A computed fold for a 353-nucleotide part of an RNA from Nocardioides daeguensis, annotated as large-subunit ribosomal RNA, domain IV. The source organism's lineage runs through Bacteria, Actinomycetota, Actinomycetes, Nocardioidaceae and Nocardioides. Its mean pLDDT, the model's own confidence on a scale to 100, is 87. Its Rfam family is "Bacterial large subunit ribosomal RNA".
[in-house]
Context: one part of a larger RNA
RNA sequence: CCAUGGUUAAGGAACUCGGCAAAAUGCCCCCGUAACUUAGGGAUAAGGGGGGCCCGAUGUGUGAACCCACUUGCUGGGGGAAGCACAGGAGGCCGCAGAGACCAGGGGAAAGCGACUGUUUACUAAAAACACAGGUCCGUGCGAAGUUGUAAGACGAUGUAUACGGACUGACUCCUGCCCGGUGCUGGAAGGUUAAGAGGACGGGUUAGACGCAAGUCGAAGCUCAGAAUUUAAGCCCCAGUAAACGGCGGUGGUAACUAUAACCAUCCUAAGGUAGCGAAAUUCCUUGUCGGGUAAGUUCCGACCUGCACGAAUGGAGUAACGACUUUCCUACUGUCUCAACCAUGGACUCG
Numbered sequence: 001c002c003a004u005g006g007u008u009a010a011g012g013a014a015c016u017c018g019g020c021a022a023a024a025u026g027c028c029c030c031c032g033u034a035a036c037u038u039a040g041g042g043a044u045a046a047g048g049g050g051g052g053c054c055c056g057a058u059g060u061g062u063g064a065a066c067c068c069a070c071u072u073g074c075u076g077g078g079g080g081a082a083g084c085a086c087a088g089g090a091g092g093c094c095g096c097a098g099a100g101a102c103c104a105g106g107g108g109a110a111a112g113c114g115a116c117u118g119u120u121u122a123c124u125a126a127a128a129a130c131a132c133a134g135g136u137c138c139g140u141g142c143g144a145a146g147u148u149g150u151a152a153g154a155c156g157a158u159g160u161a162u163a164c165g166g167a168c169u170g171a172c173u174c175c176u177g178c179c180c181g182g183u184g185c186u187g188g189a190a191g192g193u194u195a196a197g198a199g200g201a202c203g204g205g206u207u208a209g210a211c212g213c214a215a216g217u218c219g220a221a222g223c224u225c226a227g228a229a230u231u232u233a234a235g236c237c238c239c240a241g242u243a244a245a246c247g248g249c250g251g252u253g254g255u256a257a258c259u260a261u262a263a264c265c266a267u268c269c270u271a272a273g274g275u276a277g278c279g280a281a282a283u284u285c286c287u288u289g290u291c292g293g294g295u296a297a298g299u300u301c302c303g304a305c306c307u308g309c310a311c312g313a314a315u316g317g318a319g320u321a322a323c324g325a326c327u328u329u330c331c332u333a334c335u336g337u338c339u340c341a342a343c344c345a346u347g348g349a350c351u352c353g
Stems, first nucleotide, its partner, number of pairs: 001348008010339002014337001019334001027051005036041001038171001052093003058087005066078004070073001094098001106332007113324002118130002134169007146155003172319004177249003182246002184242005191237003197231002203225004209218003250268005277311001278308001289305005
C1' cells in the first nucleotide's frame, strides 16, 4: 500500500450521476391498520406491546375407575382422578441484554412505463423489449386454406368455421372521429390497349417455257422469303367497394363600445382538413417556458396553463386496483457514503534477513 472482516466521538447523505456500498429491519403471540379498489385485495400496510428461569391458582381438550339405560353391543348417556397438551392471573430470581448465538422483511408518499405469472441478448443489456389472456380484420367448405417435397407423400388433423392458417393490437374500464384522391386488396365486365397461335390479301426470289438476230424481257407449277386485314386470354386503362388495409388528417385576411382575444365573416387549396381525450409529455427546439407546491436555496420532481418546433385514437387514445431485481422525485428509520479520518484482526505486496 492492497484485499477481506470488525469498531468508532459529534454530526447524519453534507458523499455521489444516483444512499452505490454499508447500517438498520427481521421470528412468534396480542392490539391495531389509511387512501384507493376490478370488493378478491391493498396488508406482515403503517404503528404499538409482550417473549428467559422458578413457583403455580384457574380454565379448556383428552381421559381409566365408577354410575344409569336398554335394542346386551367393539352400544348410548353421565362422570371426571392421574398423566399429557394448550391457554394463563398473581408472586419471585438473574444478567448490560431473555426471538440473548446462528437463521431471520426497512418502511412510507407520489409519478412514468408495462395490466398480471412468465420469456430474452449462453460470454458487457432482464428492460418500458418479447410473450400473454382478451379484441379486430383477412383467408379457408375439406382431397380445406397454409407449410414442406421434383414427385409420391407428409404436417394441418385421425381436426371440420365455437375449426385451422395469416396480419395487427395487447388484462380491465370509457372509447376508437374524418378521408377511398395515391398505393394495395376485393368485385365488375361494356369499351380501349395487348402475346403466342389461327389467318393469309398483297409483294419478292428461283425457273420449265414463251418472245427476241442478240442484249435481254415476260414468266406457270413447285420450292422459298416477307407478310396486311380479320380472330384471340389474363393483365393494364376503366367502373365501383374497402382504412382494427399501407397511409393522410391545411393556409391567408378581417372583425366585439378600454386593451387583448376572436364565438363571427371572407377567400384560396384539398381526398379529407385532427373529433374525443391528453399535452413543455420516454414526444417541447426556443427552454432552467410561465404560475403554484416541495427546499434556506430545486436545469430534476409533482400540480396546472396551452404558444402541440414535431400528441392523438387497435402503427390504438385516455384512465386504472394489483404486480415489477424496471425508471424518476420526496419523507422517515439507519448508518464511516461523507465532514475526516483512526485503530484492530487475517491474508498478500513490499523492505530487511